This is a predicted structure of a 91-nucleotide RNA (c-di-GMP-I riboswitch aptamer) from a bacterium. Its mean pLDDT, the model's own confidence on a scale to 100, is 84.
RNA sequence: GUCGCGAAACGGCAAAGCUGGCGAAAGCCAGUGACGCAAAGCUCCAGGGCUCCACACAUCGCAUGAUGUGUCUGCCGGCUGAGCUACCGAA
Numbered sequence: 001g002u003c004g005c006g007a008a009a010c011g012g013c014a015a016a017g018c019u020g021g022c023g024a025a026a027g028c029c030a031g032u033g034a035c036g037c038a039a040a041g042c043u044c045c046a047g048g049g050c051u052c053c054a055c056a057c058a059u060c061g062c063a064u065g066a067u068g069u070g071u072c073u074g075c076c077g078g079c080u081g082a083g084c085u086a087c088c089g090a091a
Stems, first nucleotide, its partner, number of pairs: 005089002012037002017032006035078001041084003045081003048076003055070006
């Protein structure tokens, strides 16, 4: 120095909730707040999950419309894997 590992230390991030905003929604941003996290840093490549304004089909209905299924779009990196990067240094 590298890989593995995660004692200690310096620190870091920030769940749910609440407030305000954006969005059709999932969710995201900011403040507050800490459940937790050794990559809870970054990336939708693979799997998985969520949404479903719009679109298609079906059903009900006089109609407006309602419900269901499928799906585009989108979202989740704190779901798993994968890729990249990174502080410290005991056993």